[in-house]
Context: one part of a larger RNA
RNA sequence: GAGUAACGAUAAUGGGGGUGAAAAACCUCCACGCCGAAAGACCAAGGUUUCCUAUCCCAUGCUAAUCAGGGUAGGGUAAGCCGGCCCCUAAGGCGAGGCCGAAUGGCGUAGUCGAUGGGAAACGGGUUAAUAUUCCCGUGCUUGAAUAUAUUGCGAUGUGGGGACGGAGAAGGCUAAUUCAUCGUGGCGUUGGUAGUCCACGUGAAAGUAUGUAGGCUGGAAAACUAGGCAAAUCCGGUUUUCUAAGGCUGAGAUACGAGACGAGACUCUACGGAGUUGAAGUGAAUGAUGCCAUGCUUCCAGGAAAAUCCGCUAAGCUUCAGAUAUAUUCGAACCGUACUCCAAACCGACACAGGUGGUCAGGUAGAGAAUACUAAGGCGCUU
Numbered sequence: 001g002a003g004u005a006a007c008g009a010u011a012a013u014g015g016g017g018g019u020g021a022a023a024a025a026c027c028u029c030c031a032c033g034c035c036g037a038a039a040g041a042c043c044a045a046g047g048u049u050u051c052c053u054a055u056c057c058c059a060u061g062c063u064a065a066u067c068a069g070g071g072u073a074g075g076g077u078a079a080g081c082c083g084g085c086c087c088c089u090a091a092g093g094c095g096a097g098g099c100c101g102a103a104u105g106g107c108g109u110a111g112u113c114g115a116u117g118g119g120a121a122a123c124g125g126g127u128u129a130a131u132a133u134u135c136c137c138g139u140g141c142u143u144g145a146a147u148a149u150a151u152u153g154c155g156a157u158g159u160g161g162g163g164a165c166g167g168a169g170a171a172g173g174c175u176a177a178u179u180c181a182u183c184g185u186g187g188c189g190u191u192g193g194u195a196g197u198c199c200a201c202g203u204g205a206a207a208g209u210a211u212g213u214a215g216g217c218u219g220g221a222a223a224a225c226u227a228g229g230c231a232a233a234u235c236c237g238g239u240u241u242u243c244u245a246a247g248g249c250u251g252a253g254a255u256a257c258g259a260g261a262c263g264a265g266a267c268u269c270u271a272c273g274g275a276g277u278u279g280a281a282g283u284g285a286a287u288g289a290u291g292c293c294a295u296g297c298u299u300c301c302a303g304g305a306a307a308a309u310c311c312g313c314u315a316a317g318c319u320u321c322a323g324a325u326a327u328a329u330u331c332g333a334a335c336c337g338u339a340c341u342c343c344a345a346a347c348c349g350a351c352a353c354a355g356g357u358g359g360u361c362a363g364g365u366a367g368a369g370a371a372u373a374c375u376a377a378g379g380c381g382c383u384u
Base pairs, nucleotide, nucleotide: 013031014030015029016028017027018026032381033380034379035378040361041360042359043358046341047340050339051075052074053073054072055071056070060068061067080141081140082337083336084335086119087118088117092113093112094111098107099106100105122139123138124137125136126135142333143332144331145330146329147328148327149326150325151324152323153318154317158313159312160311161310166300167299168298169297172293173292174291177287178286179285180284181283183202184201185200186199187198188196208257209256210255215250216249217248218247219244220243221242222241223240224239225238226237228236229235262282265278266277267276268275269274301304347356348355363375364374365373366372
């Protein structure tokens, strides 16, 4: 220089009360304003205690601070079903033998790892200051072992089926959701209305089990033979014959049970934080998805993973055993993650940085629309 620039989005603050040494900034109430395909809600990654409570204000916070993602102390993360672990494989890694190479080593078979993919099963309500598909209540489901009973050809690392898949487009059937009405409870206003053609709020319900619909796919059954499926096969494939007009597979939704609860409000108590008791209506129509049927259908060329779980078949073998199927009972389902944040003041950017960051949900009015404007729930007014 200078008590100057600046104090990090021009979304915006004002008032009452409280606390306190002190209040523009903290708490609370009343207004106002901003976002609302987000500046709301939920996850993955990453962070790693930042979560909740009490207490404190040296430093941190671009100011103050009684406040805090700051200090100190205490508390908090509960699973057969969510995710991992586990079984399976992809790209890729490693790689017994093996091949190659002055050495270290390189490649690679059998294998063995490796998810971002495939593989069993859970929903609704309640509860905490802080967790919940994990605790509690209610109702379910899966899988394994043992035992009992009944029936009985069982058996794999082999073989077959299946798993099993692209882009685009169109039509149909549904549901979520919304709107309007209905119904229920409460209200009754200084202007035109205000006991009405009025106002406010509520009018919601899972998995599962049973049924097997709209639709989609496929003809079905039996017998005989059989150069293929590295051996075998009653399985698959191939061929032939006979009978037959429906049979099978799949499949949203609706319906019934589940159904007890929940529920606007009312009453009682209250340390004003809350606790307890009780509890009405709980229906219809319209619109209607980008969600479901659907891994469907049609079409196109660029021709769109693998393996295991699963279901058949036999081989060795076993065949009073073992094993398989069905029902019932009993027992088991370990270990790890689970707080909080997550378009951000908690991640990546040296910062509480106008930047960057994958997925899910998607109300109303106007609108073709996830544009745009206003707005609900919810969240904020961006720390001078």